[in-house]
Molecule: small-subunit ribosomal RNA
Organism: Gemmataceae bacterium
């Protein structure tokens, strides 16, 4: 501090992810020790058991029991006493502390500061002052009695510090007078004074009790600030709100009642709903902040649900009480009894949370005068890695780098000094001894005595490496890889994404990394996230400016002076508990932990000062704002008149066959006279030319013209007013089109509809009609791409240049300057992701105000609220995906443009598709009919030769099994190998037989060896699979001009420029401009061949001349032809002319040849996962008596068929016969083969020459001449078919070629489509080759003969190159994509309805209390005239009221046949909506219509 992930790549937005800190945690695997902590977060869900409050005898009275004293009595047992102990009771304190939870509460609560002049306080402590004298009960107790029990009743007697009656009293209350002093209105304080009233309790040597006054400490009240979400809760409220009396309380107050008033609160959020105990503080985090409130600590509030007094100093009381509900136990069924959210422990439900443990030794509590008694507060132990901390698991040497493991290029590396062996240490843990500290205190005159629950520091001794390491993870992010299995399978994954046979992502193995008694996973919170922006974020196009104005609250606000201080600024004082964090310092052997000191705690309060700003009062000013006067310009707006052109309609006049409409048509009109033409009538909308990035208005939106009536705007003065200003939540109001109501009105247009076309279909585009509606009046709707996609106001900050309206100026002009104000366009800074924007900012400030936080779902659902209604506004959730988006870049695409080029087209020759054959292919057939190739770029291709062979997992059917074929190594040994020979077989092969060899040594007895054989064994083979694991070949775009690099500027960057632009070329091929300047790979050229000349050389080639021949044969020649080496030649070099003084192009001249002279070779950077595993190599897999290897026979030729290539032809430019001329390039010894002889022919015999310029194949055909056929299925065509031949081969049935004779098919020029060519080309004639025993060759590969026609040119089709545009394509238009329909599966919504909470009303009914009222019953202290009386006390009435009941509604969940749309799912169906002009530009409102996407009508918009 950042990283990953949208894209072919880039910047930007934006989201999801992730490293890091935490935790009362839970799982997994593991698991030594100690210390210091923490451990029921869910059922405030129900509890067994036991323990958590007693204590005092120095308040009291009787009894029991122990110990002892004196008396009486024989005793037995009495009576007077002393101590002691334990229960019950009376009586006093205390129980309201301590201990636990967090249910409820959003203000009766919590924090901070205040008040209290409106108030209490038991025990503590200080100070004054008192305690006088009377009374009557009562438990206990004893007797009787009920009752299961749990609990009473009557009688009779007993004490107190228990109750109580009198007296006396102050500085004590209350009331009234007066005086001083103080506050906050009502008043307090305090000195005198009059009146009226109040206590007490004793028991003992130490305490107690009453009264007054004062501190401490503790509480009550109250007040201001602050303290959760939701407006899909907007209004609440009747004791409310407030007065007067009262009552009530420690105390103020509607706290309560009576009677008056109509008050309170509420958008700064009242009331409702949902959550939630506050706070010190924890966690995060640079902080600001955001999340939490376990342990400790402070405050509240609850004890089994409500609800209610009572005692008390203090509660309306966790382990009192009363009443109700609910649940649980007892029971004699009558009736009782309980309340762990103290401690421990149980079940329940839960991922999950511990022991029914010691002691009261220390701290602290309660009572007691003490000793002491009590204490699940507490002080210790136990469980649990839950957390932090700190310790150990050994230390040093040791390399033959050991043995296994894992990899490997087999050479070696790694584990790895790691083990192993030497040689030490003894922490921790174990066993045994011994020990500080935690003790202070009580008893005692003292001397001395006496008290540890628990822990075990810490020393010492034995032993001996000996008891002690796991756990994640290794594709980026993120450290840290290999192998083997596994094959979209099993899995894995936080995000991105891994796995489809060579997985660093899965499983495992070895290694390697990280932490470590732990080490990962999940859950959660905070960071990163500036992703909610206070600090610190946006809104033209990414999410976002409200359609527009007026305008309330409300924010913000011109200049100068003076007051006062509310903010504000300084100082002081209080306050901000302790812990907690930090700093320092110290104690446990360090840590964690603990102590002491200090600092902090940014706050809240108080008193003092200060006046600069802001805010508030007072005065004044004119720069803002307005207002007056004097001019302009305007489609500003309302109403009421007028007008003309067109248009339809009817009338009428001509006219007389056709109009209209469209790419083309058709429907429609028209002899019942239409269109068209003239004249008239009517209507009803709109207003041409001015007109113009011209005007005008808040916007919507305003155009003919006249007149009324009205809003604003500018400019000039600088005459008034004196901040009157700016924005505006909520609020009125306007507000295109389209729609709705009612009534007109209705000419065009024209949703919906009706025809016609169009297409596959056409609910559409296009054509003919046509109704709502367009128009007007009254109301209504309230949306738009209502857009500048840019809210308003104010100040500032270069400029140029044009409109439009003013004013001033100038030498009087059709011009020039100066200013204001509105509308545009380019532009500097500056901004901005970029495109752009740029004084009309999207720049710099500042004030208000809407709005936005990922896509989708969705502007849906639901509430709500507006509308006649269609809808309008407010507006989520679940669920789902990792992107969705903006701007630009480079490319590919276009039924976008522009230039261009190509046998692309045209203009031309000449074919193909129709016949017959042939040959590939596909289908089909088959036992088999082997694979391969498939748009151009498969198909007379691999096959440059299928009868066996070839030839193959093709087939049927037989054999072998280290093997047809290679190396290694091993067994045999002469019974070896070869060879000959028999059986058997279709062969292959199995069997048997016979003969039989070799080299060295040699003692000749034999041993030893290699090769060939033979045995096992490693292996060998494999046209078996993957061209989508490769190599190499190869095709195609294309012989198209194009593809890229360094430097160097531009741009944040992908990129660009350069390579673009203006000429040129066949060329990115030159040449000028030029932020480019060079260079490369390609063009060119360099090479081969041809076309001219030269030179050299002449056999086997030639022959002019010279001799000779039948015959360049001979001899002899080297001129020429050829041959084959070597030069020359062609460069726009040279003239004219057009071009930029250029490149170049166009004539021209010379020349064999002219503008790269023709052909050939050569194919950039890539594309198609093109083709080829069956040319060859090769990885992987797959087979191994078979997918190997051998052999026989078949098959690869198979035939209803379609379909490429191609020969033959249909004839007369033919065709037959005859005769006769002229090439080139090839081949040849298992060859071509002469010349002679047979045979009509194929051929045969023959055998000369020739390893070839020497002999041969070899005859050249077309052409020429001459005759014949005379337009016929022929003297055209040759198919088939028949018979007899011939030839090759072991062998021609299946399945070969020739040859002769005979036979003589289809075809008379070919639909719709399509192919080849551009000059020695085309067409058209023949000849040679290579494969090869023959051959199916009419293919293929070369050779040459002969030898056209036609191009005016780039519209059009099909490629192709550049530029330039648009794109939602990047797998690149064979692209991408919408919506309905079936299917699955998941969440939500509506929905007759059913169920359940929750918190209110209303009416009924009421327990237990308090309070009033009564009290005839009953009655102990006081008084009495003794009759009774005051007082009480039970009872009974009232009010209030927990529960319950009964209704109406409200809100909330849950479930609901059925339906509804959404999401999401490799291969469904139908179309083709949108991205290119997306083929009808697209989009936005709205309205109607349609199977879907959509479509079509108005108005808007350009994105």
């Nucleotide at each position: 501090a950042g990283g990953g992930u949208u894209u072919g790549a880039u910047c930007c937005u934006g989201g999801c992810u992730c490293a890091g800190a935490a935790u009362g945690a839970a799982c997994g695997u593991u698991g030594g020790c100690g210390g210091c902590g923490u451990g029921g977060a869910u059922u405030a869900g129900g509890c067994a058991u036991g323990c958590a409050a007693g204590u005092c005898g120095a308040a009291c009275g009787a009894g029991u029991c122990c110990u002892u004293g004196g008396g009486g009595g024989u005793a037995a047992c009495u009576c007077c006493g002393a101590g002691g102990a334990a229960a019950a009771g009376u009586g006093g304190c205390g129980a309201a502390a301590g201990g636990g939870g967090c249910a409820g509460u959003a203000a009766u609560g919590u924090a901070u500061g205040g008040g209290u002049a409106a108030c209490c306080u038991a025990c503590c402590u200080c100070g004054a002052g008192g305690u006088c004298u009377g009374g009557g009960a009562u438990a206990g107790c004893u007797a009787u009695u009920c009752u299961a029990a749990c609990g009473g009743a009557u009688a009779g007697g007993u004490a107190a510090u228990a109750c109580u009656g009198g007296a006396c009293g102050g500085u004590c209350u209350g009331a009234g007078u007066u005086g001083u002093c103080g506050g906050c209105a009502u008043c307090g304080a305090u000195a005198a004074u009059u009146u009226a009233g109040u206590a007490a309790a004793g028991g003992u040597u130490a305490c107690g009790c009453c009264u007054c006054a004062a501190g401490a400490g503790g509480g009550g009240c109250c007040c201001a600030u602050a303290u959760g979400a939701u407006a899909u809760u907007a209004g609440c409220u009747a004791g409310u709100u407030g007065g007067u009396g009262a009552g009530g309380u420690a105390a103020u107050g509607g706290c309560u009642c009576a009677c008056c008033a109509a008050g309170g609160c509420a958008a700064a959020g009242a009331u409702g709903u949902c959550u939630a105990g506050c706070g010190g503080g924890u966690g995060u985090g640079a902080g600001a902040g955001c999340a939490c409130g376990a342990c400790c600590c402070g405050c509240g509030u609850c004890a089994c649900u409500g609800g209610c007094a009572c005692u008390g100093u203090g509660a309306c009381a966790c382990u009192g009480g009363c009443c109700a509900g609910a649940c649980u136990c007892c029971u004699a069924c009558g009736g009782g009894a309980g309340g762990c959210u103290g401690c421990a422990g149980u079940c329940g439900a839960g991922g999950a949370u511990c022991u029914u443990c010691g002691g009261c030794a220390a701290u602290g509590g309660a009572c007691g005068a003490a000793a002491g008694u009590c204490u699940g507060a507490c002080c210790g132990a136990g469980c649990a890695a839950c957390g932090c901390c700190g310790c150990g698991u050994g230390u040093g040497c040791g390399a033959u780098g050991a043995a296994g493991g894992c990899c490997u290029u087999c050479g070696g590396g790694u584990u790895g000094u790691a083990a192993a062996g030497c040689a030490c240490u003894g922490u921790c843990g174990a066993g045994g001894g011994g020990a500080a500290a935690c003790a202070a205190g009580c008893c005692g005159u003292a001397a001395g005595g006496u008290u540890g629950a628990g822990u075990g520091a810490c020393c010492c001794c034995u032993g001996g490496a000996g008891g002690a390491a796991g756990c994640a993870c290794g594709g980026g992010c993120u450290a840290a890889g290999u192998u083997c299995g596994u094959g979209c399978c099993a899995g894995c994954a936080g995000c991105c994404g891994c796995g489809g046979u060579a997985a660093g992502a899965c499983g495992a193995a070895c290694c390697g990394u990280g932490c470590a008694a732990a080490c990962g996973u999940u859950a959660u919170u905070c960071g990163g996230a500036a992703u909610c922006a206070c600090u610190g974020g946006g809104c033209u196009u990414a999410a976002a400016g409200g359609g527009c104005g007026c305008g309330u609250a409300g924010g913000c606000g011109g200049g100068c002076a003076a007051u006062a201080u509310a903010g504000u600024c300084a100082a002081u004082g209080g306050u901000g508990a302790a812990a907690u964090c930090c700093u320092c310092c110290a104690g446990c052997u360090c840590a964690a932990c603990u102590g002491g000191a200090g600092a902090a705690g940014u706050g809240c309060c108080u008193u003092u000062g200060a006046a600069a700003c802001u805010g508030a009062u007072u005065g004044u000013c004119u720069a803002g704002a307005g207002a007056g006067a004097g001019g302009u310009a305007g489609a500003g707006g309302c109403a009421u008149g007028u007008g003309g052109a067109a248009c339809u309609u009817c009338c009428g006049g001509u006219g007389g066959a056709g109009c209209g409409g469209u790419g083309a048509a058709a429907u429609g009109c028209g002899u019942a006279g239409a269109u068209a033409u003239c004249g008239g009538a009517a209507g009803g909308a709109a207003c041409g030319c001015c007109a113009g990035u011209g005007g005008c208005g808040a916007a919507a939106g305003c155009g003919a013209u006249g007149u009324g009536c009205u809003g604003g705007a500018c400019c000039u003065u600088u005459u008034c007013u004196g901040a009157c200003g700016c924005u505006g939540a909520g609020g009125c109001g306007c507000g295109a089109a389209a729609g709705c109501u009612a009534g007109g009105g209705g000419a065009u247009c024209a949703a919906a509809c009706g025809g016609g076309a169009u297409u596959a279909g056409a609910u559409a585009c296009c054509c003919c009609g046509g109704u709502a509606g367009u128009c007007c009046u009254a109301g209504c709707c309230c949306u738009a791409a209502a857009c500048u996609a840019u809210g308003g106001g104010u100040a500032c900050u270069a400029g140029a240049u044009u409109g439009u309206g003013g004013a001033c100026u100038u030498u009087c002009a059709u011009g020039g300057g100066u200013u204001c104000a509105c509308a545009g366009u380019c532009g500097a800074a500056g901004c901005a992701a970029a495109a752009g924007u740029g004084u009309u900012a999207a720049g710099u400030a500042c004030c208000c105000c809407g709005c936005c936080u990922g896509g989708g779902g969705a502007g849906u659902a639901u509430g709500g609220u507006c509308g006649c209604a269609a809808g309008g506004c407010u507006g989520a959730a679940a669920c789902u995906c990792a992107a969705a988006g903006g701007a630009a870049u480079u490319g590919a695409c276009g039924g976008g443009g522009g230039c261009u080029c190509a046998c692309a087209c045209a203009a031309g020759c000449g074919g193909u598709g129709g016949a017959u054959g042939a040959u590939g292919u596909g289908g089909c057939u088959u036992a088999a009919u082997u694979c391969g190739a498939g748009g151009c770029a498969a198909c007379g291709c691999g096959a440059a030769g299928a009868a066996c062979c070839u030839u193959a997992u093709c087939c049927u059917a037989g054999a072998c099994u280290u093997g047809a074929c290679a190396u290694g190594c091993u067994u045999g040994g002469a019974u070896u190998a070869g060879c000959c020979c028999u059986a058997u077989g279709a062969a292959a092969g199995u069997a048997g037989g016979g003969u039989g060899a070799c080299a060295c040594c040699u003692u000749c007895g034999g041993g030893u060896g290699g090769a060939a054989c033979u045995u096992g064994c490693a292996c060998a083979g494999g046209u078996g699979c993957u061209g989508c694991a490769u190599g190499g070949c190869u095709g195609u775009c294309g012989u198209c001009a194009g593809c890229u690099c360094g430097u160097g500027u531009c741009g944040u960057g992908a990129g660009a420029c350069g390579u673009c632009g203006c000429g040129u070329u066949a060329a990115g091929u030159c040449g000028c401009u030029u932020a480019a300047c060079g260079a490369g790979c390609g063009c060119a050229a360099c090479c081969c061949u041809u076309g001219u000349c030269c030179u050299u050389a002449g056999u086997u080639g030639c022959c002019a001349g010279c001799a000779u021949u039948c015959a360049g044969u001979u001899g002899g020649g080297g001129a020429c032809u050829c041959u084959a080496a070597g030069g020359a030649g062609a460069c726009c070099g040279c003239c004219g002319g057009u071009g930029u003084c250029a490149a170049a192009c166009c004539g021209g001249a010379g020349g064999a040849a002219g503008g790269u002279g023709g052909g050939g070779a050569c194919g950039a950077c890539g594309u198609c996962a093109a083709g080829u595993c069956a040319u060859c190599a090769u990885g992987g897999c797959c087979u191994u008596u078979a997918u190997g290897u051998c052999c026989a026979g078949g098959g690869c030729u198979g035939c209803a068929c379609a379909c490429g290539u191609c020969a033959u032809a249909c004839a007369a430019u033919g065709c037959a016969a005859c005769a006769u001329a002229c090439a080139a390039a090839g081949g040849g010894c298992a060859g071509c083969u002469a010349a002679c002889c047979c045979g009509c022919g194929a051929g045969g015999g023959g055998g000369c020459g020739c390893u070839a310029a020497u002999c041969u194949c070899a005859a050249a055909a077309a052409g020429u001449g001459u005759u014949g056929c005379u337009c016929a299925g022929u003297u055209c065509g040759g198919a088939u078919u028949g018979u007899a031949g011939g030839c090759u081969g072991c062998a021609a049935c299946u399945c070969g070629c020739c040859u002769a004779c005979a036979u003589g098919a289809a075809g008379c020029u070919g639909g719709a489509a399509u192919c080849g060519c551009u000059a020695g080309u085309a067409a058209u004639c023949g000849c040679a080759g290579g494969u090869c025993a023959u051959c199916u060759a009419u293919a293929c590969u070369g050779c040459g003969g002969u030898g056209a026609a036609u191009a005016u040119g780039u519209u059009c089709c099909u490629g192709a190159g550049c530029c330039u545009u648009g794109u939602a394509c990047a797998c690149a238009c064979c692209g991408c994509c919408c919506g309905u329909c079936a299917a699955g599966c998941c969440a939500c919504g509506a929905a007759a309805g059913c169920g359940g909470g929750g918190g209110g009303c209303g009416c009924c009914u009421a327990a237990a209390g308090u309070c009033g009222u009564u009290g005839u019953g009953c009655u102990a202290a006081c008084c009495u005239u003794c009759g009774g009386g005051a007082g009480g006390c039970a009872g009974a009435c009232g009010c209030c009221u927990a529960g319950g009941g009964c209704g109406a509604a409200c809100u909330u969940c849950g479930u609901g046949a059925u339906u509804g749309g959404g999401a999401c799912u490799a291969a469904g169906u139908c179309g083709u909506a949108a991205c290119a002009a997306g083929g009808u530009a697209g989009c936005c409102g709205u309205a109607g219509g349609g199977g879907a996407a959509c479509c079509u009508g108005c108005g808007g918009c350009u994105g």